This is a predicted structure of a 74-nucleotide RNA (transfer RNA) from a Candidatus Bathyarchaeota archaeon. Taxonomically the source falls in Candidatus Bathyarchaeota (Archaea, Thermoproteati). Model confidence (mean pLDDT): 83 of 100. RNAcentral holds the sequence, with entries from ENA.

[in-house]
């Protein structure tokens, strides 16, 4: 220089080649519920598509470029 694959809540993780109501699920944080209390369990509630542009009625998804992380090749 060049080819590959990854980025989605604090922290992990589905959904992406079937584009299509509110973006899944666990632990986390905060309230409450039970209990003498405490832990376990239940309710709710907080917060997320790596930036940017395109294409579309409509983009986490599909197209370009950028950034950032990984391997191979030179």
């Nucleotide at each position: 220089g060049g080819g590959c694959c990854c980025g989605u809540a604090g922290c992990a993780u589905a959904g992406c080649u079937a584009g299509g109501u509110c973006a899944u699920u666990g632990u986390g944080g905060c309230g409450g519920g039970c209990u003498c209390a405490u832990a376990a369990c239940c309710c709710g509630c907080c917060g997320g598509c790596g930036c940017c542009g395109g294409u579309u009625c409509a983009a986490a998804u599909c197209c370009g470029g950028c950034c950032g992380g990984g391997c191979c090749c030179a």